[in-house]
């Protein structure tokens, strides 16, 4: 370093509910706790979703946005047994 058994101290916080913001996807705050060793960081590539335009019969194309708890890659990081 790869890797992730056991344990400790902590960390994050799904669905759902409330408030606010947004045209929407969705976001922020509070409650909540399904889970997570990167569920830390950033939309870089893919994917999905929203919106708008073009085109016209195509399962098409372009723009703007959303998701980092979908996947990959990147940067950083706690603890630790076997290998």
């Nucleotide at each position: 370093c790869c890797c992730g058994a056991a344990a400790a101290g902590g960390c994050c916080g799904a669905a759902c509910c409330c408030u606010u913001c947004g045209g929407a996807a969705g976001a922020a705050g509070g409650g909540g706790g399904c889970g997570g060793a990167a569920a830390g960081c950033g939309g870089c590539g893919g994917a999905u979703c929203u919106u708008c335009c073009c085109a016209a019969g195509a399962u098409g194309g372009a723009g703007a946005g959303a998701u980092g708890g979908c996947c990959g890659a990147g940067c950083u990081g706690c603890c630790g047994a076997a290998g």
Predicted 3D model of an 83-nucleotide RNA (c-di-GMP-I-GGC riboswitch aptamer) from a Nitrospirota bacterium. Taxonomically the source falls in Nitrospirota (Bacteria, Pseudomonadati). The prediction has a mean pLDDT of 85.